[in-house]
Parts: sequence; C1' cells; structure tokens
RNA sequence: UUUCGUUCUCAGGGCGGGGUGGAAUUCCCCACCGGCGGUUAUAGCCCGCGAGCGCCUAGAAGUUUUCUGGGGUCAGCAGAUUCGGUGAAAAUCCGAAGCCGACGGUUAAAGUCCGGAUGGAAGAGAACCACU
Repeated sequence: UUUCGUUCUCAGGGCGGGGUGGAAUUCCCCACCGGCGGUUAUAGCCCGCGAGCGCCUAGAAGUUUUCUGGGGUCAGCAGAUUCGGUGAAAAUCCGAAGCCGACGGUUAAAGUCCGGAUGGAAGAGAACCACU
C1' cells in the first nucleotide's frame, strides 16, 4: 500500500407571527427545514441508496382480520427545477423564480406536534487480527 475479516463509536433538520373556528403548531396568508454515497465544481428536486408502508413468505391466533419472525430487488406508495450569469468544467456556485416531503394518531386535513423509535439504517470513522 492492497485485499479480507473482527470489534467499537457516530449517523436528521424544521411552526415564529397573523387569520377563521367550539376545536387547527394539521386549514388560509407570511415563515422555517433539507439524511448518505456519487458527479470535471459545493446538489432536498442529476444518478443511486436508506428507514416506513405495501408486497412476498413462515408461524400463531381465530375469522377474512390481527400479531410475530424472515425477504430485498418485488420497487407499487416513492416525491420534486427551470431561466440567467461566471467558468475549461456547475441541473451542484452566484442571482431570480418555482417545486417536493412515509406510516399511524389527533376536538379539524400535519415535511415541522405526538407515536413505533432508548428502534433500524444508507453510510462515515477508529482500533485490532491475518496475509502480501
């Protein structure tokens, strides 16, 4: 230095003001937030990945649903960007105008509240072992 392995650590932000109402951090107006890897150059919206739901599967309950375990490509929910400028190079920077945001809960509909979650995880880092 390369490769393989073991252990450990870390790994998500945001409702402030006003309005309506019996009731809203959920509606309306103004606000606020942006995981991980990649990319000629810094990315929520370029290419991928992640948790959740769904789906498939095994078992249990006992009745057509519920609970528990397993799966990861099955990829359905699963999303969203343009214009101008600089430059060798930017859908990433600068300027402008837009857009998007799991599931369950709730006196009323939630990216921002509560919950599963003291969980899981993309991945990041450290130490060590072995071999060359």